[in-house]
RNA sequence: UCCGAUAAGGGCAAACCCAGAGAAAUCUGGGGACGCAAAGCCACGGGUCCUCAAUCUUAGGACAGCCGGGUUGCCGAAG
Repeated sequence: UCCGAUAAGGGCAAACCCAGAGAAAUCUGGGGACGCAAAGCCACGGGUCCUCAAUCUUAGGACAGCCGGGUUGCCGAAG
C1' cells in the first nucleotide's frame, strides 16, 4: 500500500413519527434503528426522481444509503 477480523475504541443512521422549509422531488431539527468498513466529503460520467415560475434557449432542481469515479480518514488479525 492492497485487504477487512466473532478484534479494540468508536462513528453514521433507513423506514416510520413530530415540527419546520419547498410548487414538488426532497431537505433541516428531534425521536427511532433497517443497515453501513468509508452510509465522511465532491453532482465529474451514467441512472432515477421532481416541474412552481420564467422562458420558448429546451431548461432548472433533487438523490452521494442507485452504479462508477475523485478525494480524505480510525484500527491493524489472516493473506